Molecule: transfer RNA
Organism: Chloroflexi bacterium RBG_16_63_12
RNA sequence: GUGCCUGUAGCUCAAUGGCAGAGCACUGGACUGUGGAUCCAGUGGUUGCGGGUUCAACCCCCGUCAGGCACC
Numbered sequence: 001g002u003g004c005c006u007g008u009a010g011c012u013c014a015a016u017g018g019c020a021g022a023g024c025a026c027u028g029g030a031c032u033g034u035g036g037a038u039c040c041a042g043u044g045g046u047u048g049c050g051g052g053u054u055c056a057a058c059c060c061c062c063g064u065c066a067g068g069c070a071c072c
Stems, first nucleotide, its partner, number of pairs: 001071007010024004018055001026042005048064005
């Protein structure tokens, strides 16, 4: 340089173009002699960034940034 893949909560990951979610973590409570485990509830997101298409975009299109793989 060329082609491809990935980017979503603190972490690991889901999500037919139609309300952005789960597990873990965190906070509060229940339970316990204390702690852990367990149970209940809750907080937390410019879906990497900038545009476009659409009534409506994490999803489709273009550009760009970061990481990875292959080829040269």